Large-subunit ribosomal RNA, domain I from Aquimarina spongiae, 533 nucleotides, folded computationally. It was read from a public genome assembly. The organism belongs to Aquimarina, within Bacteria. Its mean pLDDT, the model's own confidence on a scale to 100, is 85.
[in-house]
Context: one part of a larger RNA
């Protein structure tokens, strides 16, 4: 000094567990905010530091349902209250809600500091006490609206890089990421100047498909339709105008009108053109809306079936035996594994605000035929040049949309499109405007689920985690779960300086379960022995 075997010690691996996550699925909600919001600051308990509540009426006030015995939150001690005259609690409504914060009386270095005015204490000065005062936009004004905050869907205006093309410019990445604005529970789109093709369709929006097709494309990387055809979900409307009135305002007038502008009402809304207009003839058919009834549903709650015996054992819900319920053998807890011990579960019953559906009533809105002389039918619009950008199409044979900028029509016999252009044919009616459904999405309730994890996992975060700790800061950001069934959490004794450890004694089924506490693996150190050098 090695190896061995043993017995501890250290250490916190594994197992076993689940308070917490992660993913979904059905439902529901889909906002909140000057009536001061999210988010915070300070107080707030007998004692009270932290968490949670709660606001000077401060772990709470009130009312009305709901419950029925114990209660004063985490949290367990002492006090000292409360409470079958009904408390705690639990559901709904109301009331209080300091002081910052859009913060809004003015200020400011958020949780501070300092005015006006009006009324009061009051007769004056000062002082308090209550109310009120920010901007903007519409309004004659009384007033009203609007700010800010919020997970992700939308839709506008904006707009990269890197990266790929094996280099790199066009080109990709990509109209993404990201600013910015705004709306909604969905947003958008949307009722054919629309496809198609000698046959037809019939607003939009999503999905299959067509199709990786025809197409684009330093024809390079790559981008990539669309008719058509299955399907989801359907729902169509309403103005400008012409034409009639009516007010008011001005011209004009031979005082009888007539013209013109303005605002309102009526009318009317389309291609088979349609409408005023003139002539007939009708009062149906439908439809939402308001009111008031009706009441499926609707919080909190209630009812809600059955089991003992013996035996192991610290406990039995295991073993044995022998029953019994079931519209209930979902699930969870109970000193090991429970249908029948507890909450529960199927059923089933109630109920406030609210409230689908169904009636009723009230106003109101919605059709026709014929005829075509005349008016209307969306102008700096359509087109067109020039320069862009969007269409799957990168200028191309490039239609079609959109427009900075010039220029600039027609009027139903008219206009635009059918991928240059032009005749036939064909479909369509631009230059206003509105529409649920089918779609997207979860910050968030409520119910469920998982060939998801189970404490280096699964969120970061099971635990007082966006926490302590870092950074000047924008910002980074941990670690940390588990005595026992129950504290029965070790009374009293000894050691010893000792509130530190320890030995006893006692609890417990177990203390090799003692609070550094289930299990307790290797590293790593000790002791003991045996072997060896």
């Nucleotide at each position: 000094g090695g190896c061995g075997u043993a017995u501890g010690g250290g250490g916190g691996a594994u197992g076993c567990c689940u308070a917490g996550g992660c993913u979904c699925u059905c439902a529901g909600a889909g906002g909140c905010g000057a009536a001061g919001a999210a988010g915070g600051a300070c107080g707030u308990g007998a004692u009270a530091a932290g968490c949670u509540g709660c606001g000077a009426u401060a772990a709470g006030c009130u009312a009305c349902g709901g419950g029925g015995a114990g209660a004063g939150g985490c949290a367990c001690a002492u006090a000292c209250u409360u409470g079958u005259u009904g408390a705690u609690c639990c559901g709904u409504g109301g009331a209080u809600u300091u002081c910052c914060g859009a913060a809004u009386g003015g200020g400011g270095c958020a949780a501070c500091c300092c005015g006006g005015c009006a009324u009061g204490u009051u007769g004056a000065a000062g002082a308090c006490a209550u109310g009120u005062c920010a901007c903007a936009u519409c309004g004659u004004a009384a007033g009203a609206u609007g700010g800010g905050c919020g997970a992700a869907c939308g839709u506008g205006g904006g707009g990269a890089a890197c990266u790929g093309a094996a280099a790199c410019a066009u080109c990709u990445a990509a109209g993404u990421a990201c600013c910015c604005a705004u709306a909604g529970g969905a947003g958008a789109a949307g009722a054919a100047a629309a496809c198609a093709a000698u046959a037809g369709u019939g607003a939009u929006u999503c999905c299959g498909u067509u199709a990786g097709u025809a197409g684009u494309g330093g024809c390079g990387a790559g981008c990539g339709a669309a008719c058509g055809c299955g399907g989801a979900a359907u729902a169509g409307c309403c103005c400008a105008a012409a034409c009639c009135a009516a007010a008011u305002c001005g011209g004009u007038u031979a005082c009888g009108g007539c013209c013109g502008g303005u605002u309102u009402g009526g009318g009317g809304u389309u291609g088979u053109a349609g409408g005023a207009c003139u002539a007939c003839a009708a009062c149906a058919u439908a439809g939402g809306a308001u009111u008031u009834g009706u009441a499926a549903u609707g919080a909190a709650u209630u009812a809600g079936a059955a089991c003992u015996g013996u035996u192991u054992g610290g406990a039995a819900a295991g073993a044995c035996a022998g029953g019994c319920c079931a519209g209930a053998g979902a699930a969870g807890g109970u000193g090991a594994u429970a249908g029948c011990c507890c909450u529960g579960u199927a059923u089933a019953a109630g109920u406030a605000a609210a409230g689908a559906u169904c009636a009723a009533a009230u106003a109101c809105u919605u059709a026709g035929u014929a005829g075509u002389a005349u008016c209307c039918u969306g102008a700096g619009u359509a087109g067109c040049g020039c320069g862009g950008g969007g269409c799957a199409c990168g200028g191309g044979a490039a239609a079609c949309c959109c427009u900075g900028u010039g220029u600039g029509a027609a009027u139903u016999u008219g206009g635009c499109g059918g991928g240059a252009c032009c005749a036939u044919c064909c479909g369509c009616u631009a230059a206003g405007g509105c529409u649920a459904a089918a779609u997207a999405c979860u910050c968030c309730u409520g119910a469920g689920a998982g060939a998801c994890c189970g404490a280096u996992a699964g969120u970061g975060a099971a635990c007082c985690a966006g926490u302590a700790c870092c950074g000047u800061g924008a910002g980074g950001g941990a670690a940390a779960g588990g005595u026992g069934a129950a504290a029965a959490g070790a009374a009293c004794c000894c050691u010893g300086a000792a509130u530190a450890a320890g030995g006893g004694a006692g609890u417990g089924a177990a203390a090799a379960a003692g609070a550094c506490c289930c299990u307790g693996a290797a590293a790593c150190c000790a002791u003991a022995c045996g072997c060896u050098u």